This is a predicted structure of a 477-nucleotide part of an RNA (small-subunit ribosomal RNA, 3' major domain) from an uncultured bacterium. The full RNA is in RNAcentral, with records from ENA and SILVA.
[in-house]
Context: one part of a larger RNA
Formats: sequence, structure tokens, C1' cells
RNA sequence: UGACGGGGGCCCGCACAAGCGGAGGAACAUGUGGUUUAAUUCGAUGAUACGCGAGGAACCUUACCCGGGCUUGAAAUCAGGAUGAACGAUCUGGAGACAGAGAGGUCUGGCAACAGCAUCCUGGUAGGUGCUGCAUGGUUGUCGUCAGCUCGUGCCGUGAGGUGUCGGCUUAAGUGCCAUAACGAGCGCAACCCUCGCUGACAGUUACUAACAGGUUAAGCUGAGGACUCUGUCGGGACUGCCACCGCAAGGUGUGAGGAAGGUGGGGAUGACGUCAAAUCAGCACGGCCCUUACGUCCGGGGCUACACACGUGUUACAAUGGGUGGGACAGAAAGAAGCCAGGCGGCGACGCCGAGCGGAUCUCCAAACCCAUCCCUAGUUCGGACUGGAGUCUGCAACCCGACUCCACGAAGCUGGAUUCGCUAGUAAUCGCGCAUCAGCCAUGGCGCGGUGAAUACGUUCCCGGGCCUUGCACU
Repeated sequence: UGACGGGGGCCCGCACAAGCGGAGGAACAUGUGGUUUAAUUCGAUGAUACGCGAGGAACCUUACCCGGGCUUGAAAUCAGGAUGAACGAUCUGGAGACAGAGAGGUCUGGCAACAGCAUCCUGGUAGGUGCUGCAUGGUUGUCGUCAGCUCGUGCCGUGAGGUGUCGGCUUAAGUGCCAUAACGAGCGCAACCCUCGCUGACAGUUACUAACAGGUUAAGCUGAGGACUCUGUCGGGACUGCCACCGCAAGGUGUGAGGAAGGUGGGGAUGACGUCAAAUCAGCACGGCCCUUACGUCCGGGGCUACACACGUGUUACAAUGGGUGGGACAGAAAGAAGCCAGGCGGCGACGCCGAGCGGAUCUCCAAACCCAUCCCUAGUUCGGACUGGAGUCUGCAACCCGACUCCACGAAGCUGGAUUCGCUAGUAAUCGCGCAUCAGCCAUGGCGCGGUGAAUACGUUCCCGGGCCUUGCACU
């Protein structure tokens, strides 16, 4: 100087408290450990691994295992030599890779040498998801969006170093004000950026429809309009600016005014110096080491989906604020051509057949909770839906291992979950559905978005956890 203390002071944070809803008990989904296995590929392991890499494991992917092939090799490049236009339908063997036969075809530029292209031989080279993240780059997590981390000159100290950065007040903030052997500055904070909320101008098609006109079973449907909504581009607006009180000031307080919005208006992007030899050699790159008829590469099949068990994350429930049946209503954000599919017909249905429109503010995909009526009457039930049997649909070369969906039947555990533990302070929690990426299909209950309905509580900082500043002790540095 730091680190540490079951030392002190001050101050923050869903840290506690006050509340609401969960997890821990059940079934299932998924990840992990363990065990098993020919293989169950590899990595991630307190917080900061465990619905994580994986935003799609039937083949492929695929790195693992078994078996069958190849060795200039699946792909790339250079040199020398040989042959031939390239290319190759088809046939035979085979699980395929591959091996063999082979109809056809007989090139382009150049006078030529030769060059281009393909195959074979030889060599330099290739190839490796093999090892080392404790050799590395790049990227990332975390402390933490915490308010800190430093520098120049000066001053103090023999020096390490200190001062500045301390003190008082204030702030979300090392934010600012005052004071001051310090005066300034940098990286952070804030602002500048995006988005939502109010508004003006401009622009109106595919959006809109007030007035005029036409028109229908109905409808901006049509003429038309540029008012409104909306979509966009550029602006305005919020600054403690005004008022009152407190304060030297910075600033604070207010059922204050005005305002769509008030004191950082809400959300996002943005992550200082550094810490954890944190993570990743399997995204990529790269030093070193290792393999080279194999640790490379191609193919068929299997495995990554196993199952006495243990843990994490979720979904569905245990019901009446509910479940079933019939009827009625209202979104936003996305996506769409090997696609989205209106409408009609067939089927109980998944879906099939026919068939308009739309590369889309035009067409398509589009809600559920909710409201109304009615049944159920507290029961393992008209709750719950696992598991199983049968019959099907779709994708795909192929659903046995190992897909999703539909219909009929079957109807398990479960009656609110011990110790313990998690999230959340407002359009939030809770609850309800919709969309997208990946994708032939899908094991999505995951991830990322979108809107609908819409709460309760915060006295307070004694305590638990994490953090910041000052100070003190010290056996550590």
C1' cells in the first nucleotide's frame, strides 16, 4: 500500500422486512451426475455448469462403436512423365461405398512448339472435431451499469508511497457546491443514439372516410376527398424553467400552477482500470507436440434416445374464482413462392381433392382468457390426464430401434406438498393466447418477441446476503 475482522461510523441494492405467485411432494418433458454399454462422441461443474454450446441427433448432421472399402487420398496446390476431348446412358456383383464391363462421343486456341481440360504414375505437399485455453489471438461470463480507476506538473516523505481522490453538505452517480498544497487532465458517470408517450409542418397508396354523389343482403364497395385515423421524414416539447418554503451554495420539499409528460418521463443499446492462470485449441485463427495404407477419408448399420437411482430447469394438475356444451366480441408483432393458402366439396378428425388471390399497409395466416345461456354439486368426480390397446393422417429414399398429429377405448399418480428455497415495486407480478428463427418432418412444455386482462405491498434498515466511502486493529501481503 492492500487484503481481512463474529471492529466502528455513513450509505445503497427485491438484500431483509411488507405483500403476491412459485420451486421442494405427483405425472410427464428436458439437461446433468451416476451406472450400464461395442459405443452410449466432446465440452460446460458454487455464485458465474445442469431447456448450457445445440436457433431442430430417424439417414445426413456425427466428432462415438461394429463391419466393409481407399491411400496424392473427399476437397486445394506445384513440378515431371504417360494417355485421352470433356463426358459417359446402360449392364453385372454388392448392404452400400466400391469393383468390373461399356453403347455413344473423338474438343477449343495456335502455322507449329505448346497452352487449356480430364484420368493415371512419381514427388513436394494434403488431411486430423488428435493433445495442450497453464504457450496464445479473438470472443464471452462474473464482480457490476457497482462508482470507481488513473495520469501530468507541483508539494510532503530517506524510501515503499502519500497528497490530488480527504473534510462538510448534496446526488442515482468521484453528480455537484463549499472548503482545501494542491492545480489541471484522462478512462468511467451523465449527455449525444434507438424506441414508446403529446404535438406541428410536409407527403398521401395498398391505409383512412367528415362533407357531396352513386350503390348493396352487407361492406370505403365506387366516384371523390386530404378533414380524421394511420403510415413515414423533419421539427417542437421538460430545463427545478415559474411560484412558495428551507439552504451560503449545490440542492431539497410541495394534494403548487401550467402541461400529454415533472424533477433521470418508461424501456433499450452502451459494461472503466482490473479480478477469477474463470470459459472456449469443438465456431474461427494460431505456437509447440503427436498420427500419416491412419488418430486421414468414403460407405452400410448401430449409438448420441440405454436405466436400480440422485439433482437442476420446466409443463400439466390436484378443481366450482372451476370443468363440459352451444352462441357472441375485441389485438399486436411477425412471416409467406419447392411458400401462405381464401372459398367449395369429402372425412367425426388429423387431413385429402378441386381452386381464386398474394413476392404482399392490397392476398393469406390470425387469438384465448372474456361475455351470455345451460349442465355438473364436492365425489378421486363430467377434476386430472400419464400409461396402454386398436384404427388412421402427414412428412420423408426410409418412422423397428427413434417422428409429430387425429379418432375410439383405457383411464394411473395426484385432495396444495417437510426442512429449505426462488422471482417480482406497475402496465410490473400473476394470468391468457398469438408469432418468428432453426426446420422435409419434429420429440418446442425450450429460446426470442408480441399484444389482451391486470393486482397486492414497502412501517422501516435491528438482522441475513452483496457492494461503495471513511476510520481502527492486525499474527497476512